[in-house]
This record gives sequence, structure tokens and C1' cells, in this order.
RNA sequence: GGAGUCGGUUAGACAGUUGCUUGUUCGCACGGUUGCAUGCCGUGCGACCGAGAGGAAAGUCCGGGCUCCAUUGAGCCAAGGCGCCAGGUAACUCCUGGGCGGCGUGAGCCGACGGCAAGUGCCACAGAAAAUAUACCGCCCGAGCAAUCGGGUAAGGGUGAAAUGGUGCGGUAAGAGCGCACCGCGCCACUGGCAACAGGGGCGGCAUGGCAAACCCCCGCCUGGAGCAAGACCGAAUAGAGAUCCGUAUGACGCGGCUCACGUGAGGAUCCGGGUAGGUUGCUACAGGCCUUUGGUGACAAAGGUCGCAGAUGAAUAACUGUCCUCGACAGAACCCGGCUUAACGACCGGCUCCCCCU
Repeated sequence: GGAGUCGGUUAGACAGUUGCUUGUUCGCACGGUUGCAUGCCGUGCGACCGAGAGGAAAGUCCGGGCUCCAUUGAGCCAAGGCGCCAGGUAACUCCUGGGCGGCGUGAGCCGACGGCAAGUGCCACAGAAAAUAUACCGCCCGAGCAAUCGGGUAAGGGUGAAAUGGUGCGGUAAGAGCGCACCGCGCCACUGGCAACAGGGGCGGCAUGGCAAACCCCCGCCUGGAGCAAGACCGAAUAGAGAUCCGUAUGACGCGGCUCACGUGAGGAUCCGGGUAGGUUGCUACAGGCCUUUGGUGACAAAGGUCGCAGAUGAAUAACUGUCCUCGACAGAACCCGGCUUAACGACCGGCUCCCCCU
């Protein structure tokens, strides 16, 4: 100097004029409540001060907080999810670290990572033969003038993604774990590690390949349902002597189903028909943000300090002018939070790896 890889910050900036939404406090006016007033609630106007979309707000894919069913527990089944080990977290299919496997010179990146000797199934075509599995060519032996026939073989060749452990030596009629050495595989104990695993040692000639990202398969673990249009309150409106079934401590109910127990207990379940303007709340103080210290490889945890950072409801942050340069992409909250996935123009900062050159 170049190329790469991992992480962090940011998301056009500044000034002026006019404008929008909201919060606290204060003032004024009106209405409601109340016997009256204070007080409280609501609406409108005004003043000061403060705040006003994202790293993904997106997808609605996971997991929760919260609300209701609700007034319970246990067992079994179904359905769904996860799948190496150990941690983190409110929790998770997320994150961190480690193991094993694969890619890369490397820094690093990826993994749908339990089990095929429990069952069932698949491996097209080619090939002799694709798992209860061989002999097409070849090699060896015997018979024969020859064509050919019989026997042995799976080392060589061919086909294929994959061919019945691999390499070498010996042995054999020719060969073969037939024997031996090393590797591989299986079993046993030992060492290191919490563990997944790793290491070397001993024994055994040892085999029945692959696919579970094949199955509604096996094994282990986990899981009630519905959702802010949940729910609560005020107010408004309306049409039920409606129909059927079960039933008086039994039924029924206790939201996936069944059984048992427990609880409530005169009602319960199903069907048909009708009504529900609007307002308040939920609604933003939280598993919250930032800083420091300590512990930890890390995710993170603990302690201390500090801050209050949108709450709309047909939906608010816009318009104009001027300047600057890095010329601005993807894109707008609607109960909230932790993740994952997808989109995408740039800029800045830092760690690490490789290549080239000079000293």
C1' cells in the first nucleotide's frame, strides 16, 4: 500500500418564517355532579416549560408480560414443538462458550448435530449384482483337434453417486483377512474433562452399504385456550311470559379429549330472533434507558448513581427560503417487551488475517 473478516456508532446537517399533535402547571369561560359551595369530571380558549416514529417501526415467525375463561389437583391419550454438551435469560426454536463434522492459506463462516443390528420403505438408469444381494470380461485347474463343457475365484478390469473394509508383504493352481504389519471397525478398562468428547493401551480377523432434510417410525424433553377488536366502567338502545333436552344434591359447570378426586350447586346446555350512538380507562414508570465499580472467557449478573425519552383514534412532526457536503437508500408507532427473518444508499471508528514493497 492492497485485499479480506468480525464488531460498534450513525441514518443528511445548519439557519430563518409559518404551521401540526401531546404532557405537566397556571388562568378564563361553559356544562355536569352536589341541597349550595369548595372539590371532582368534561369541553373550549390562552400562557410558560418539556416531548414528538425505526434499525428495522416491516413479516406476524417464535417466546413472554398483561387480561379473561377461573372457583382446582392428579393420571392417561391426542395434537404440536424441540433434539450434541454446559451455561445465560422472565422465557424461547433465542444468545454465549465448548465438542464433533464441513468450507476457507488464514482471520473466520456454516450445521435440519438423538437413533438404521426396533419396524416399514427408497436407492432411477447403467451394471452380473444395490442388502436374505454376485460372476459380465478376466485369472487358475481338468477334459477336448477345435468350438466348447465342468470346477475354483472375487485380487485385476468394466458399470455406477455408491460394489461387500484400505495399503503393503507373504502365501496359493489362481486368489481371498487365508496369515502378518499399519490404518479402519467392534468390545473392555485406564487417563483428562461437570459433560459432549479426546488420548493412548489391551483383546478380537471383525462387516449387514447409504438415506430419519425417508415415514402418520422409535427414544428423550417441553406445552391449557383465546387475545387490547383481551378486559373494566359510565351511558344509550332493544323484543323475548321464544323453542327443545337434562335436572333438584343430582345433573350441569370448572375451554383439547377421557377417568378419578375436589369445589360451586338450582340451574345448565343447544337452537331461533332482536338491540348495542358515544365516552372514559386499559395506554405507557418499565423483565426501562445511560454511566461507574466488582465478578465472569463470554452471554450476562450484582451494587451504586442518574434520567423520564410519542400515546394518535379517519390517525399528529409538514410547507417555503438559503447555505453546506459524505448527495441521503430501505422505509411511519397504534398494549408492551426479548429475539429471529427480510429490505437496504452510504459515512465513521476499532480488532484480527493474508499478500506485495521498502528499511
Molecule: Bacterial RNase P class A
Organism: Gammaproteobacteria bacterium